Parts: sequence; C1' cells; structure tokens
RNA sequence: GUCGGGAUGGUCUAGUUGGUUAUGACGGGGCCUUGACACGGCCCAGGUCCGGAGUUCGAUCCUCUGUUCCGAUA
Repeated sequence: GUCGGGAUGGUCUAGUUGGUUAUGACGGGGCCUUGACACGGCCCAGGUCCGGAGUUCGAUCCUCUGUUCCGAUA
C1' cells in the first nucleotide's frame, strides 16, 4: 500500500432483511434476609450505540468518509 473484521453504560457483551422503552452479566447505590458478615432475593441509577455526511416518514442497523484497534497479504 491492498483486503477483511471490530468500536454499544465504569468493564465485558447480545441485538436488529430499518420501527416507537437497546439485552444480559460483573461492578455501583437502596431495601429485604442475618446477632453481624457472606451468599441469596427485589428494586434503582448509569448508553449522544466511535466522529461526520448522505438515503429514508424513521438509522445502533443501509451508503460514503474519517479516527482507532486486530488480522491477512506484498
């Protein structure tokens, strides 16, 4: 240089032939339970779905482009 794949709460991760509240776990907070702790149960907060543009009534999803990471190849 060329080609392919990834980027989603603090961390890891699911998802959608485009559709009205974005999934789960860990972690954090509260309550229950206990003499107390741990485990367990219930609830809550936390996401500009990497940036920009385009298509569309509507984009996390499609198209283009940029950034960054991983891999293949010369």